The RNA shown here (transfer RNA) has 71 nucleotides and comes from Candidatus Roizmanbacteria bacterium RIFCSPLOWO2_01_FULL_37_16.
The sequence was found in a public genome assembly.
The coordinates come from a structure-prediction model, not an experiment, and the mean pLDDT is 82.

RNA sequence: GCCUCCUUAGCUUAGUGGUAAAGCAGCGGUUUUGUAAACCGUCGAUCGCAGUUCGAUUCUGCGAGGAGGCU
Numbered sequence: 001g002c003c004u005c006c007u008u009a010g011c012u013u014a015g016u017g018g019u020a021a022a023g024c025a026g027c028g029g030u031u032u033u034g035u036a037a038a039c040c041g042u043c044g045a046u047c048g049c050a051g052u053u054c055g056a057u058u059c060u061g062c063g064a065g066g067a068g069g070c071u
Base pairs, nucleotide, nucleotide: 001070002069003068004067005066006065007064010024011023012022013021018054026042027041028040029039030038047063048062049061050060051059
């Protein structure tokens, strides 16, 4: 330099154009003599800017960051 892939919550991941989901973590509560576990509730996110569309996490373009390959 060229090619391919990835970017969603603090972490690990789902999400086939129409309400953003789960597990763990955090916070509160129940339970216990107490802690842990268990159960209930709660908080919290679409990498950025444009385009297409009635509507974009999803499709397209350009950037940013990361991973792999070729030279």